Notes:
RNAcentral holds the sequence, with entries from MGnify. c-di-GMP-I riboswitch aptamer from a soil metagenome, 75 nucleotides, folded computationally. Its mean pLDDT, the model's own confidence on a scale to 100, is 88. It matches the Rfam family "c-di-GMP-I riboswitch aptamer". Gene Ontology term of the family: cyclic-di-GMP binding.
RNA sequence: AACUGGCAAACCCGCCGUAAGGUGGGGACGCAAAACCAUGGGUCCGGCCCCUAGCCGGAUCGCUAGGUUACCGAA
Numbered sequence: 001a002a003c004u005g006g007c008a009a010a011c012c013c014g015c016c017g018u019a020a021g022g023u024g025g026g027g028a029c030g031c032a033a034a035a036c037c038a039u040g041g042g043u044c045c046g047g048c049c050c051c052u053a054g055c056c057g058g059a060u061c062g063c064u065a066g067g068u069u070a071c072c073g074a075a
Stems, first nucleotide, its partner, number of pairs: 006031002011026006029062001035068003039065003042060007
């Protein structure tokens, strides 16, 4: 490259949540790991503090690095 296919951004509706956000359905911007993991960094939310730059909890894996697993088979 090809083959079987897979996932599903924004947006809309329902539900959960203070929120970030999650989830079901619709819908496709894209994705060769856009499968899973919150371990490092980043970003976001809530609270504490209110001199500062910290602390606690939460979220984001489709921000990034890393870890684990996986389909196909020309070069």